This is a predicted structure of an 80-nucleotide RNA (c-di-GMP-I-GGC riboswitch aptamer) from an Actinomycetota bacterium. Lineage of the source: Bacteria > Bacillati > Actinomycetota. The prediction has a mean pLDDT of 89.
RNA sequence: CACGAUAAAGGCUAACCCGUCGCGAGGCGGGGACGCAAAGCCACGGGGCUCCCUCCAGAGAGCUAGCCGGGUUGCCGAAA
Numbered sequence: 001c002a003c004g005a006u007a008a009a010g011g012c013u014a015a016c017c018c019g020u021c022g023c024g025a026g027g028c029g030g031g032g033a034c035g036c037a038a039a040g041c042c043a044c045g046g047g048g049c050u051c052c053c054u055c056c057a058g059a060g061a062g063c064u065a066g067c068c069g070g071g072u073u074g075c076c077g078a079a080a
Base pairs, nucleotide, nucleotide: 003077004076011036012035016031017030018029019028020027021026034066040072041071042070044069045068046067047064048063049062050061051060053058
């Protein structure tokens, strides 16, 4: 560099519930754990979703990093 144990230490937290913000997708806080080796961070490419306009071709503004790829930073160390 790469790889990822029935290893050790620590970390994150899906569904669902409560509060709150948002027209909405959804965000944040608390509870809760299905899972995760980047489930840390970045909307750059593709995908999905929302709002809105529409001459129905599509445009605009957003959300999603737990859909995939890419970029970037990083804990641990068996085997191959």